[in-house]
This record gives sequence, C1' cells and structure tokens, in this order.
RNA sequence: CGCAACUCAUCGGGGUGCCUGUAAGGCUGAGAGGUAGUUUUGCCGACCCGUAGAACCUGAUCCGGCUAGAACCGGCGGAGGGAAAUGGGGGCUGGUCGAAC
Repeated sequence: CGCAACUCAUCGGGGUGCCUGUAAGGCUGAGAGGUAGUUUUGCCGACCCGUAGAACCUGAUCCGGCUAGAACCGGCGGAGGGAAAUGGGGGCUGGUCGAAC
C1' cells in the first nucleotide's frame, strides 16, 4: 500500500414447517415468534442471505433411506429462477519502497 476473515450503519431479498393428538408436548434447524385481518394478505421482532448468489423458490402430492412419524438425511443440482448491495472500521496471507546491519 491494500485484498480477505470479522464488525457497524443503511438499503434490499427470504422462510416461518412437520408429527402425536385436543392440550399440551415432541422433531429438525441459524430461524418454525408476535400481532391485525379472515379467500388472500400486511406489519413488527429475531435469524439467514445479497451474484464469490443451496438464503430462498420451482421441479415436488418427486425418488431412495432413517424414523413412532416427518417436509429429517441424501438424490434431483455441472437443473431452472433468485436480492446486481453501498459506505465506514479492520487488517491474515502477500506486494512495493526506504533505513540500519
């Protein structure tokens, strides 16, 4: 000098399920929350993600496996879509210059 990890602020995107069964429990996960409305949907909080894009959606009432069950695991997936982040701090690895020896 300056890239990355990380962090802060603002902006944007996303999901909020399943099982047992009637009232409360259980499962996975970063996250399964609250509230208003009631065909829908909106707002807020937390969490995750923003092209280096598996956050998330479609395929999918898919296929195989585990399990009491499951949307849990894997395949599908070198498939298709998906928010083109910005600024500050930071400074691993590394590069250049100078000084001393």